The RNA shown here (Glycine riboswitch aptamer) has 100 nucleotides and comes from a Bacillota bacterium. It matches the Rfam family "Glycine riboswitch aptamer". About the family: This family represents the bacterial glycine riboswitch. The prediction has a mean pLDDT of 80. It was read from a public genome assembly, where an Rfam model found it.
RNA sequence: AUGAACUGCGAGGGAGAGUCCGUAAGGCACCGAAGGAGCAAGGCCGGUAGCCGCUACUUACCCGGCCGAACCUCUCAGGUACAAGUACCUUGCAGGGAGG
Numbered sequence: 001a002u003g004a005a006c007u008g009c010g011a012g013g014g015a016g017a018g019u020c021c022g023u024a025a026g027g028c029a030c031c032g033a034a035g036g037a038g039c040a041a042g043g044c045c046g047g048u049a050g051c052c053g054c055u056a057c058u059u060a061c062c063c064g065g066c067c068g069a070a071c072c073u074c075u076c077a078g079g080u081a082c083a084a085g086u087a088c089c090u091u092g093c094a095g096g097g098a099g100g
Base pairs, nucleotide, nucleotide: 006095007094008093009092010091011090012089013088018028020027021026029080030079031078035076036074037073038072042067043066044065045064046063047062049059050058
């Protein structure tokens, strides 16, 4: 199910920060909303120790590991006039097939 999440394409909207310096190579200063990376609460697993027992349970406030969000943080990448692009929102089409 008169089709969820998700993916692709199109249309509309869509910020921030240098039209910096230098002949050049490059340099200094900045931004965070392509992408990427980090983690809180919480959850899971194990260890040590304890309790109880010899059927079998149970517990850590200790130690270790894994999972775990963003518009938060980092600034690798990208960007700092116009243009283009951008997460995200709306919408159309296609895929998808049960989540939100």